[in-house]
RNA sequence: CAGCUGGACCGGACGGUCGCUCCCCGUACCUUCGGGUGUGGGGAGAGGAAAGUCCGAACUCCCGAGAGCAGUGUGCCGGAUAACGUCCGGGAAGCCGCGUUCAAGCGCGACUGACGGAAAGUGCCACAGAAAACAUACCGCCCUGCGGUGUCGCGGUUUCGUUACCGCAACAUAGCAGGGUAAGGGUGAAAAGGUGCGGUAAGAGCGUACCGCUGCCGCAGCAAUGCGACAGGCAGGGUAAACCCCACACGGAGCAAGACCAAAUAGGGAGGAAGCCUUCGGGUUCGCCCGGAGCACGUGUCGGCUCGGCGCGUCAAACCUUCGGGUAGGUCGCUUGAGCCUCGCAGCGAUGCGGGGCCUAGAGGAAUGGCCGUCCUGCCGGUUGCGACCGGCAGACAGAAUUCGGCUUACAGGUCCGGCUGCCAC
Numbered sequence: 001c002a003g004c005u006g007g008a009c010c011g012g013a014c015g016g017u018c019g020c021u022c023c024c025c026g027u028a029c030c031u032u033c034g035g036g037u038g039u040g041g042g043g044a045g046a047g048g049a050a051a052g053u054c055c056g057a058a059c060u061c062c063c064g065a066g067a068g069c070a071g072u073g074u075g076c077c078g079g080a081u082a083a084c085g086u087c088c089g090g091g092a093a094g095c096c097g098c099g100u101u102c103a104a105g106c107g108c109g110a111c112u113g114a115c116g117g118a119a120a121g122u123g124c125c126a127c128a129g130a131a132a133a134c135a136u137a138c139c140g141c142c143c144u145g146c147g148g149u150g151u152c153g154c155g156g157u158u159u160c161g162u163u164a165c166c167g168c169a170a171c172a173u174a175g176c177a178g179g180g181u182a183a184g185g186g187u188g189a190a191a192a193g194g195u196g197c198g199g200u201a202a203g204a205g206c207g208u209a210c211c212g213c214u215g216c217c218g219c220a221g222c223a224a225u226g227c228g229a230c231a232g233g234c235a236g237g238g239u240a241a242a243c244c245c246c247a248c249a250c251g252g253a254g255c256a257a258g259a260c261c262a263a264a265u266a267g268g269g270a271g272g273a274a275g276c277c278u279u280c281g282g283g284u285u286c287g288c289c290c291g292g293a294g295c296a297c298g299u300g301u302c303g304g305c306u307c308g309g310c311g312c313g314u315c316a317a318a319c320c321u322u323c324g325g326g327u328a329g330g331u332c333g334c335u336u337g338a339g340c341c342u343c344g345c346a347g348c349g350a351u352g353c354g355g356g357g358c359c360u361a362g363a364g365g366a367a368u369g370g371c372c373g374u375c376c377u378g379c380c381g382g383u384u385g386c387g388a389c390c391g392g393c394a395g396a397c398a399g400a401a402u403u404c405g406g407c408u409u410a411c412a413g414g415u416c417c418g419g420c421u422g423c424c425a426c
Stems, first nucleotide, its partner, number of pairs: 001422010012375007020045011047397001051408002054406005059254004071250005076090005091115001093112002096109005116245002121243002123239003138185002140181007148173004153168005193211006212234001213232003217228004258332004268323005275295001277294007296314007339358008376395008
């Protein structure tokens, strides 16, 4: 310097102008004296993710004897924390790189993650392949048998002549049948320990050395686990983010939670209020009931009042008084909090403890914005005297809504600190 990779941080700057939300101070008017409206000045005003709403809590209301089933979630060990599926440290595993070894393997470093159980049971494993699981046997390798061919040897017959024929044995070879094998080939993501030596007809943990594995014992460690010794030639594929098994945890709803004040209209409860009047007709369960008329009273309306006219009512409707619930509306919850900055101490670290300083949006159809100028960064075009200058375009993702702790996802451009590998220079 380049490639890959881990982490931390910033995420346009300044000014002008017109607006918006909240708070404070002043002022004018109105007021039911609580405040409201207008106006002037001052102050504060989005994020690293405010997002997804995926986890964990605070807070609030509702429910709740206890136990079990079902359901959901979590899952190596230790620690941190209010809590967590988060974080920190460690262990084991995987993958990549380097080193080492004949090889298998081992060691070192970086990175990764839902990392209990596959020796309870069930299911599944595409394609390819002989076989995807109580293992099997396509090619290959080996043995035996059968009949065949060839070569050499021996014997016999024959021939002038190892010339021809026959038999026997050995070896080689293609085929068929039976058997052995799992080294090798080939398939696959995955094939019943790996490598070397011996061994064997060929092979094979068949034997042996090393490595791996299983069991048991000892040592170290809080533990996960590691190391060592001994024994065993070796159990037996993968998948649980398939059902399942084991252990542990788990009431529900969410600030539109919830609390308080409280109109108009409608409806509900209680109380007050004028005849239990006369007469006629009808009905009757003989208590009374219904209708008409009259007078009396109450009330509404016409009206300044009385009289009067008209309407409604007279045992509970209207009307008046009062109570309580709900709605509109208003107030609280609401931002001082597991808070932010900084310093010190303890700890490998997450984090904890202590000192000092600070107050930093609180709306409710929902403010935090628009325009202009200068600068910054990047890209494009032009000029060039290679210093730069001019013009244009762009500056992401996104946006509080009760509040915190996390996770995940999105993000133009930029800064800083590491790790591994390669190259170059000294």

Bacterial RNase P class A from a Terriglobales bacterium, 426 nucleotides, folded computationally. Its Rfam family is "Bacterial RNase P class A". Rfam classes the family as a ribozyme. Its mean pLDDT, the model's own confidence on a scale to 100, is 76.